[in-house]
RNA sequence: GUCUCCGUAGCUCAGCGGACAGAGCACCGGUCUACGAAUCCGGCGGUCGGAAGUUCAAGUCUUCCCGGAGACA
Numbered sequence: 001g002u003c004u005c006c007g008u009a010g011c012u013c014a015g016c017g018g019a020c021a022g023a024g025c026a027c028c029g030g031u032c033u034a035c036g037a038a039u040c041c042g043g044c045g046g047u048c049g050g051a052a053g054u055u056c057a058a059g060u061c062u063u064c065c066c067g068g069a070g071a072c073a
Stems, first nucleotide, its partner, number of pairs: 001072007010025004018056001027043004049065005
């Protein structure tokens, strides 16, 4: 340099172009306990990497850029 894949919550990841963007873990509160852990219940947490385009509608499709991983040279 060319090509492929990835980027969504603090972490690991889901998410048919249409629903209020979700789960587990973590964190906080409660429950339980002599106290803790575990369990169970509840809560908090997101400009979906950035910009533009297509569309009535974009996390999802297209283009460019940024970051990461890999293959070839």